[in-house]
Order: sequence, then C1' cells, then structure tokens
RNA sequence: GCGGUCGUCGUCCAGUCUGGUCUAGGACAUAGGCCCUCCAAGCCUGUAACAGGGGUUCAAAUCCCCUCGGCCGCA
Repeated sequence: GCGGUCGUCGUCCAGUCUGGUCUAGGACAUAGGCCCUCCAAGCCUGUAACAGGGGUUCAAAUCCCCUCGGCCGCA
C1' cells in the first nucleotide's frame, strides 16, 4: 500500500441481513429500597451506550461515502 472483518452502558453481548411504537434490550457490576437482629442470598427500582463527520429517507445503531482505531491476510 491492497483486501477482509470489527467498533453499542463500567465489562461482556443482542439488535444491523429485511430501516419503523428502539426516547436502544439482556447478563454481570454499581446506587437506592424491601426482607433480615446483622451479613449473604432473594425481590423491586434507578444510573449508564450506538467511534467521528457527511449523504439518502417521512424516519438511520441499521443503507451509502469519507475519516479514525483494533484484529486477520497479502505484498
């Protein structure tokens, strides 16, 4: 340099293929509460994310382009 693949809460993952009640869901973690003499466990509630920019569209995490970064392969 070329090709492929990936980037979503603190962590790990789903959702992208087929755009639509997704102001984005789950587990763990965390905060508060319930329970308990206390702790643990259990139950309830909350906090928290689409790598950046642009485009298409009534509507984009999802489609298209560029950039950045990780990984793999080729040279």

Transfer RNA from a Nitrososphaerota archaeon, 75 nucleotides, folded computationally. NCBI's taxonomy places the organism under Archaea, Thermoproteati, Nitrososphaerota. Rfam family: tRNA. From the family's description: Transfer RNA (tRNA) molecules are approximately 80 nucleotides in length. By type it is a transfer RNA.